[in-house]
RNA sequence: GGGCCCAUAGCUCAGCGGUAGAGCUCUCGGCUCAUAACCGAUCGGUCCAAGGUUCGAACCCUUGUGGGCCCA
Numbered sequence: 001g002g003g004c005c006c007a008u009a010g011c012u013c014a015g016c017g018g019u020a021g022a023g024c025u026c027u028c029g030g031c032u033c034a035u036a037a038c039c040g041a042u043c044g045g046u047c048c049a050a051g052g053u054u055c056g057a058a059c060c061c062u063u064g065u066g067g068g069c070c071c072a
Base pairs, nucleotide, nucleotide: 001071002070003069004068005067006066007065010024011023012022013021018055027041028040029039030038048064049063050062051061052060
């Protein structure tokens, strides 16, 4: 220098144009003499940034930023 992939909740990840979700964690409650485990509930996200397309964008297009892999 060139190519490809990834970026969504504190963490790991779903979500193929129509109200953003799960598991774990945290918090609260149940159970227990107590703790862990287990059960129930709650909280939590301007979907990396800017622009474009569209009635409507996490999703499609462009550019940038950060990370990973390959080639040179």

A computed fold for a 72-nucleotide RNA from an Acidaminococcaceae bacterium, annotated as transfer RNA. The prediction has a mean pLDDT of 83. Its Rfam family is "tRNA". Rfam classes the family as a transfer RNA. The organism belongs to Acidaminococcaceae, within Bacteria.